Overview:
This is a predicted complex of two RNAs, RNase P RNA and transfer RNA, with 398 nucleotides together.
[in-house]
RNA sequence: CGAGUCGGCCGGGUGACGGCUGCUGGGCUUCGGUCCAGGGGAGGAAAGUCCGGACUUCAAAGAGCGCAGUGCCCGGCGCAAGCCGGGGCGGGGCGACCCGACGGAAAGUGCCACAGAAACUAAACCGUCUUGGGGAAACCCAGGAUAAGGGUGAAAAGGUGAGGUAAGAGCUCACCGGAACCUUGGGUAACCGGGUUGCCGGGCAAACCCCACUGGAAGCAAGACCAAAUAGGGAGGGGAUGAGGCUGCUCGCGGACCCUCCGGGUUGGUCGCAUAGACAAAUCGUCACACAAAGACAGAAUCCGGCUUACAGGCCGACUCGCCUG
RNA sequence: GCGGGAGUAGCUCAGUGGUAGAGCAUCUCGUUGCCAACGAGAGGGUCGCGGGUUCGAAUCUCGUCUCCCGCU
Numbered sequence: 001c002g003a004g005u006c007g008g009c010c011g012g013g014u015g016a017c018g019g020c021u022g023c024u025g026g027g028c029u030u031c032g033g034u035c036c037a038g039g040g041g042a043g044g045a046a047a048g049u050c051c052g053g054a055c056u057u058c059a060a061a062g063a064g065c066g067c068a069g070u071g072c073c074c075g076g077c078g079c080a081a082g083c084c085g086g087g088g089c090g091g092g093g094c095g096a097c098c099c100g101a102c103g104g105a106a107a108g109u110g111c112c113a114c115a116g117a118a119a120c121u122a123a124a125c126c127g128u129c130u131u132g133g134g135g136a137a138a139c140c141c142a143g144g145a146u147a148a149g150g151g152u153g154a155a156a157a158g159g160u161g162a163g164g165u166a167a168g169a170g171c172u173c174a175c176c177g178g179a180a181c182c183u184u185g186g187g188u189a190a191c192c193g194g195g196u197u198g199c200c201g202g203g204c205a206a207a208c209c210c211c212a213c214u215g216g217a218a219g220c221a222a223g224a225c226c227a228a229a230u231a232g233g234g235a236g237g238g239g240a241u242g243a244g245g246c247u248g249c250u251c252g253c254g255g256a257c258c259c260u261c262c263g264g265g266u267u268g269g270u271c272g273c274a275u276a277g278a279c280a281a282a283u284c285g286u287c288a289c290a291c292a293a294a295g296a297c298a299g300a301a302u303c304c305g306g307c308u309u310a311c312a313g314g315c316c317g318a319c320u321c322g323c324c325u326g
Numbered sequence: 327g328c329g330g331g332a333g334u335a336g337c338u339c340a341g342u343g344g345u346a347g348a349g350c351a352u353c354u355c356g357u358u359g360c361c362a363a364c365g366a367g368a369g370g371g372u373c374g375c376g377g378g379u380u381c382g383a384a385u386c387u388c389g390u391c392u393c394c395c396g397c398u
Stems, first nucleotide, its partner, number of pairs: 001322010013289006020041002023038006043297001047308002050306005055219004062251004067215005072087006088102001089100004103210002108208002110204003125150002127146008158176006177200002179197005185192002223271004233262006245253001327397007336350004344381001352368005374390005
């Protein structure tokens, strides 16, 4: 100098003028408002609504099953979801470093299309070898051995080499990979290491499922109160052989109404609701200054914690690789 | 705001791990004097988009976009 990795932060400042919207105080008012002053007024994601919590209602009665979610280990924070630090294993990158839905396939069930002889307690299509028979011979027929070679496939019963054999084969041996068992080796643990045995076919659990842990349901259009209004009207259905119900099922509890349609009335306000805050919803514009420039994604609607997604430009720190120079 | 559902051919929809289909529409041919109808045939697909799991994804799963419905 170039390329890159990680962590943190900003994403506009000051002033003037003019506007918008709540609040507080005061003035005027025809009670509808209006004027003056003071002070408050979007984000790192306010977003998606993907998780969790507060809060509220469902009977201050629940239990089991089902269903859903999470899933390496240790420690910390947290009600939880989750986050942070360190470590293990697997994968990617020359590297700094990054990514991982990372429990179980030896509990059971299921699936593995097409192709292929055979796709799961495997298999003889071609090939190789061999026995018997036939034939003049090439070779043919019948039987047996063989998974080394060919071919099919995403995947074919470990891989390479040597010995061995009729031909072959972990049949035997060396090395490599895996598994099972042992371990008075290390580590808190995940896991790593060592030894023995020729023991040696898989994949899928983001298929059902098994194991461990967690979860009652619905959601601020929840819900509470005040006011207004009215006839608890008509038709059909269900119900003490137990309706409706904490909303899937069963048991339990409990004990009289419930559902649908038609017709009629009301359809306002306050709280919930916030150190921004409403119910049609405000948070803006112009100019000047410094500056390289003011330009991204986007705008609260009960609140809080996380996750994910979008994002012009800029700042700070640590580190890696390459080239050049000393 | 909260909750739920759906994206497959031009339109309406099937397909829920194994070569993407049907009806209507479009085009061509036949039939007819011509058209419709009818008969025969053909074309037409990023399965909304982007990752992941799997040998293999429209299907399973994560993210994202669009549309629809319900609740005062």
Rfam match: Bacterial RNase P class A. Rfam classes the family as a ribozyme.